[in-house]
RNA sequence: CAUUGAUAAUAGCACAUUUAUCGAAAGGUAAAGUCGCAAAGCUAUGGGUCUAAAGAAAAUUAUUUUCUAUGAUUGCCAGGUUACCAAA
Repeated sequence: CAUUGAUAAUAGCACAUUUAUCGAAAGGUAAAGUCGCAAAGCUAUGGGUCUAAAGAAAAUUAUUUUCUAUGAUUGCCAGGUUACCAAA
């Protein structure tokens, strides 16, 4: 330096849920909380998935349906990148 995460050790993050708040929504942020995580650190680069405000189209008689991310998800998968300890 690379690889691996069996055995330890020091640490770390924080699912669901609740409260408050932002948002059209998905979802985000903060606090509590700990299901789990060897990158469950960062990154929306590729794929997947979620939402559909605006826009477009269709149908009707006051609204509905369909398409579509420029929105979101890194705790969906991968890529890139940084990193503690140990060495069966």
Annotation
The RNA shown here (c-di-GMP-I riboswitch aptamer) has 88 nucleotides and comes from Clostridium autoethanogenum. Taxonomically the source falls in Clostridium (Bacteria, Bacillota, Eubacteriales, Clostridiaceae).